[in-house]
RNA sequence: UUCUUAUCUAGAGAAGUUGAGGGACUGGCCCGAUGACACUUCAGCAACCGUCGUUUCACGACAAGGUGCUAAUCCCAGCUGGCAAGAUGUGCCGGAGGGAUAAGAA
Numbered sequence: 001u002u003c004u005u006a007u008c009u010a011g012a013g014a015a016g017u018u019g020a021g022g023g024a025c026u027g028g029c030c031c032g033a034u035g036a037c038a039c040u041u042c043a044g045c046a047a048c049c050g051u052c053g054u055u056u057c058a059c060g061a062c063a064a065g066g067u068g069c070u071a072a073u074c075c076c077a078g079c080u081g082g083c084a085a086g087a088u089g090u091g092c093c094g095g096a097g098g099g100a101u102a103a104g105a106a
Base pairs, nucleotide, nucleotide: 001106002105003104004103005102006101007100008099013042014041015040016039017038021031022030023029025078026077027076028075043070044069045068048066049065050062051061052060053059054058074098079095080094081093082092083091084090
């Protein structure tokens, strides 16, 4: 990097360094010199891997370790199907596509 499977409306922030953009892209809407984003340290959340137990295609408990995460549903929409009132746009429910994370494989 690619493929497979699973999950993505829950949860969890302080300090230090730095200094202008950041939320992938486009449109919107937000965050940001009252210091965002990023990095470091500490803390926390969660429970994929893990450990233990059981009535073992699963369930429950735990959290030392490997990851991950700690603004907003993956912030919302983008392509498509259906429904509603209604009038060319809006709302709701699905699906596809894209993305993120984990585990495994090449």
Predicted 3D model of a 106-nucleotide RNA (SAM riboswitch aptamer (S box leader)) from Sporolactobacillus sp. STSJ-5. The source organism's lineage runs through Bacteria, Bacillati, Bacillota, Caryophanales and Sporolactobacillus. Its Rfam family is "SAM riboswitch aptamer (S box leader)". Rfam describes the family as follows. The SAM riboswitch is found upstream of a number of genes which code for proteins involved in methionine or cysteine biosynthesis in Gram-positive bacteria.